The part of an RNA shown here (large-subunit ribosomal RNA, domain VI) has 266 nucleotides and comes from a metagenome. The full RNA is in RNAcentral, with records from SILVA. It matches the Rfam family "Bacterial large subunit ribosomal RNA".

Context: one part of a larger RNA
RNA sequence: CGGAGGACACUUGAGAAGAGCUGUCCUUAGUACGAGAGGACCAGGACGGACGGACCUCCAGUAUGCCAGUUGUCGCGUCAGCGGCAGCGCUGGGUAGCUGUGUCCGGAUUGGAUAACCGCUGAAUGCAUCUAAGCGGGAAGCCAACUUCAAGAUUAGGUGUCCCGGGCGCAAGCCCCUAAAGGCCCCUGGUAGAUGACCAGGUUGAUAGGCGGGAGGUGGAAGCGCGGCGACGCGUGUAGCUGACCCGUACUAAUCUGCCGUGCGG
Repeated sequence: CGGAGGACACUUGAGAAGAGCUGUCCUUAGUACGAGAGGACCAGGACGGACGGACCUCCAGUAUGCCAGUUGUCGCGUCAGCGGCAGCGCUGGGUAGCUGUGUCCGGAUUGGAUAACCGCUGAAUGCAUCUAAGCGGGAAGCCAACUUCAAGAUUAGGUGUCCCGGGCGCAAGCCCCUAAAGGCCCCUGGUAGAUGACCAGGUUGAUAGGCGGGAGGUGGAAGCGCGGCGACGCGUGUAGCUGACCCGUACUAAUCUGCCGUGCGG
């Protein structure tokens, strides 16, 4: 921009893409078969490999705005307590998120038309013949079925709901009045994301921050007291601190505005 008014939802599926793998063991059954050695079809079940998708409960990583320990040095006048720098200084742990080595799931099943091939009936050719007319069976393959996208499918589909004036004029249109439904800009953000987009919100509000409570993490703070010559230990005290997680709470910020879109539609 188009889809013959505009808008918001929900859809149909032309078409397209993806997937499609395979092993071992058990039962049937040491049966059929075979002199024996050996050893099935059919059918049923169990467990795997590789591959793919999703997820983070578990396991395992990472976690430079979490907690603790610790070395050197500088600073806060000193002690104590902290902070800066040294690859996050180094070390031990570790939430969310993101991950795989972790967890769950997938290939199934069914129908149709067929290939090689196997048949029925059956002439040409009184026999025979699966074929010439006709009719069956038959693959991991083909078409559907499964998953995803999908009406720019210009053949532009369907359904529901919402919205929109008076005068003149046959109409196009002109004048006056008006700016609907809905959308956008802008702002707070993330389940989204390079940017657009998408999604959740914008005071009739829990969108983010803050604050309160909790979970999880760290692992017992500072100060004071007690013990010890001291390093240090114990008590107060499951202490103190705590990013992303959960619940709550308008304290702060999403203020107030603005713009597009018209008026019943060849």